This is a predicted structure of a 74-nucleotide RNA (transfer RNA) from a Candidatus Spechtbacteria bacterium. It was read from a public genome assembly. Its Rfam family is "tRNA". Rfam classes the family as a transfer RNA. Its mean pLDDT, the model's own confidence on a scale to 100, is 80.
């Protein structure tokens, strides 16, 4: 220099063929249970879906560019 992939909660990830409330597990907070801890049960908090622009009635999802990370080729 060329090509490809990935970016969604603190962490690991799902999210179909664009569609009306953005989810799971772990973690975390509170309560219950225990003499206490663990376990277990119940409830809750936590997201500008990397950024900018575009397409569309409507974008996490499609397109372009940028940024970061990874892989391949030279």
């Nucleotide at each position: 220099g060329g090509g490809c992939g990935c970016a969604u909660a603190g962490c690991u990830c799902a999210g179909c063929u664009g569609g009306u409330u953005a989810g799971a597990g772990c973690g975390u907070u509170g309560c219950a249970u225990u003499c206490a801890c663990a376990u277990u049960g119940c409830a809750g908090a936590g997201g500008u879906c990397u950024g900018u622009g575009g397409u569309u009635c409507g974008a996490g999802u499609c397109c372009a560019c940028a940024u970061g990370c990874g892989c391949c080729c030279a």